[in-house]
RNA sequence: GGAGCGGGUCGGACGGUCGCUGCCGCGCGAGCGGCGGAGGAAGGUCCGGACUCCACAGGGCAGGAUGCUGGCUAACGGCCAGGCGCAGCAAGCCGCAAGGCCCAAGGCGACGGAAAGUGGAACAGAAAGCACACCGCCCAAGCGACGUUCGCGAGAACGCCGACGGCAAGGGUGAAAUGGUGAGGUAAGAGCUCACCGCGCGCGUGGUGACACGCGUGGCACGCCAAACCCCAUCCGGAGCAACAUCGAAUAGGCACGCGCGCGAGUCUCACGACUCGCACUGGGCGGCCCGCCCGAGCGUGCGGGUGGAUGGCUCGAGCGGCCGGGCAACCGGUCGCCCAGACGAAUGACCGUCGCGCCGGUUCGCCGGCGCACAGAAUCCGGCCUACAGACCCGCUCCCUUC
Numbered sequence: 001g002g003a004g005c006g007g008g009u010c011g012g013a014c015g016g017u018c019g020c021u022g023c024c025g026c027g028c029g030a031g032c033g034g035c036g037g038a039g040g041a042a043g044g045u046c047c048g049g050a051c052u053c054c055a056c057a058g059g060g061c062a063g064g065a066u067g068c069u070g071g072c073u074a075a076c077g078g079c080c081a082g083g084c085g086c087a088g089c090a091a092g093c094c095g096c097a098a099g100g101c102c103c104a105a106g107g108c109g110a111c112g113g114a115a116a117g118u119g120g121a122a123c124a125g126a127a128a129g130c131a132c133a134c135c136g137c138c139c140a141a142g143c144g145a146c147g148u149u150c151g152c153g154a155g156a157a158c159g160c161c162g163a164c165g166g167c168a169a170g171g172g173u174g175a176a177a178u179g180g181u182g183a184g185g186u187a188a189g190a191g192c193u194c195a196c197c198g199c200g201c202g203c204g205u206g207g208u209g210a211c212a213c214g215c216g217u218g219g220c221a222c223g224c225c226a227a228a229c230c231c232c233a234u235c236c237g238g239a240g241c242a243a244c245a246u247c248g249a250a251u252a253g254g255c256a257c258g259c260g261c262g263c264g265a266g267u268c269u270c271a272c273g274a275c276u277c278g279c280a281c282u283g284g285g286c287g288g289c290c291c292g293c294c295c296g297a298g299c300g301u302g303c304g305g306g307u308g309g310a311u312g313g314c315u316c317g318a319g320c321g322g323c324c325g326g327g328c329a330a331c332c333g334g335u336c337g338c339c340c341a342g343a344c345g346a347a348u349g350a351c352c353g354u355c356g357c358g359c360c361g362g363u364u365c366g367c368c369g370g371c372g373c374a375c376a377g378a379a380u381c382c383g384g385c386c387u388a389c390a391g392a393c394c395c396g397c398u399c400c401c402u403u404c
Stems, first nucleotide, its partner, number of pairs: 001400010012355007020037007039375001043386002046384005051240004063236005068082005083111001084109003092101003112231002117229002119225002134171002136167003143162002146159005179197006198220001199218008244312004254303006261296001262279007283295004319338008356373007
């Protein structure tokens, strides 16, 4: 210098005018003044916690979530570091080419268990699990057909052919076909045998561990799917700030106590009420009536729960910034400084000027005019994840080339 990756920060700036909103101060009051007033995602509401109420001796069942290892954390399905696997661009190697091998940084992985059980594998294919034989290969042994020769005959020998015999190398199907390459071997073949690779088992070494490496051993057993049921391990009580707590109106319910209980007319009285007369003789029930008891409509008083409403919860917190220290890192510790929205018909806005950036048009190349400035927008709070985002800036890693 080039290329490829990965990550972070900001996300219009300044001034003015008029508004909105929380707190504080002043004012009798109308109001005035000061300070504060959206985000990296405030979003989706997908995980985890704080907090509140309810439930709860302990344990289990059911149900749900998670699942390589180590660490971080209040916790997590998150983060950091590592292991293993998969795919693979550049560079490199091979090749005339097509392409193949290898593959940095980086990317992806629900990555416990398939030698406990149940089950599944569409289509294709002969066969998808105590493997199989469609095409194919073989005729050594056995079997069968035929031929020749021998034998009186039963039959025997040889040749040739076949599958109801042997094989699983090759072809073909499939996502997947019972290790791979080479050699020996054979009738043809085959871990049948051998070498190397792979795999299983054992041991050793290194590592906290996942795991890696080495040695020995076994011809190879245990094919795939658990994002199928299932098994194992760990974790999980439920609901959510419209939680919840406090104060409490009218109206209508609830409870307790008391009063009281037919209608009409007349007289007295301010009225309440009392008296007289007539009718009915009953508010409902205990057969009728009286007493009594129970229930009920009404009136009064008191109590209690809830609703509308008001207040708290509410924002100082696993807080933010600087520096120092520990750690590869996530993160942790120390110290100094700071206070940063708290609404509820729900504030955070509008306009003007100057500048910046982008687009369009014009231009006498000096500029001029117009439009726009992403995604979005708090509602108990916090840690994550995911999703959206015009544009600008910064950092790190790897490979290649050149120079010193």